Model confidence (mean pLDDT): 81 of 100. This is a predicted structure of a 74-nucleotide RNA (transfer RNA) from a Tannerellaceae bacterium. Rfam family: tRNA. The family's RNA type in Rfam is transfer RNA.
RNA sequence: GGUCCCUUAGCUCAGUUGGUUAGAGCAUCUGACUCAUAAUCAGGGGGUCGUUGGUUCAAGCCCAACAGGGACCA
Numbered sequence: 001g002g003u004c005c006c007u008u009a010g011c012u013c014a015g016u017u018g019g020u021u022a023g024a025g026c027a028u029c030u031g032a033c034u035c036a037u038a039a040u041c042a043g044g045g046g047g048u049c050g051u052u053g054g055u056u057c058a059a060g061c062c063c064a065a066c067a068g069g070g071a072c073c074a
Base pairs, nucleotide, nucleotide: 001073002072003071004070005069006068007067010026011025012024013023019057028044029043030042031041032040050066051065052064053063054062
């Protein structure tokens, strides 16, 4: 230098053919239970979906550039 893949909650990830609330597990907070802690149970908070622009009535999803990370080739 070239080709390709990934980026969604604090962490690991799902999200189907673009459509009617943006989710799960773990973690965290509150409560119940307990003499107490753990475990268990109930509930809560937490996201400009990497950034910018574009397409569309409508974008996490499609397109482009850029940024970060990774694999391969040279």